About this RNA:
Transfer RNA from a Microcaldota archaeon, 73 nucleotides, folded computationally. The prediction has a mean pLDDT of 80. Rfam family: tRNA. Its family is annotated with triplet codon-amino acid adaptor activity in the Gene Ontology. The family's RNA type in Rfam is transfer RNA. The sequence is in RNAcentral, with records from ENA. Lineage of the source: Archaea > Nanobdellati > Microcaldota.
RNA sequence: AGCCCCCUGGUCUAGCGGUUAAGGACGGCAGGUUCUGGACCUGCAAACAUCGGUUCGAAUCCGAUGGGGGCUA
Numbered sequence: 001a002g003c004c005c006c007c008u009g010g011u012c013u014a015g016c017g018g019u020u021a022a023g024g025a026c027g028g029c030a031g032g033u034u035c036u037g038g039a040c041c042u043g044c045a046a047a048c049a050u051c052g053g054u055u056c057g058a059a060u061c062c063g064a065u066g067g068g069g070g071c072u073a
Stems, first nucleotide, its partner, number of pairs: 001072007010026004018056001028044005049065005
């Protein structure tokens, strides 16, 4: 330098154009239970890398940028 893949809460992920308010697990916080802790139960907070485009409608399709990974030279 060229080509390919990936980017969703703190972590791992579901999602394949419209479905409820973006769901689940772990983690965090609060409460219940317990002598205390753990375990268990209930509740809460927390995310679509950024910008633009297509579309009546975009986490999803397209482009650019950024970041990460791989291959070639």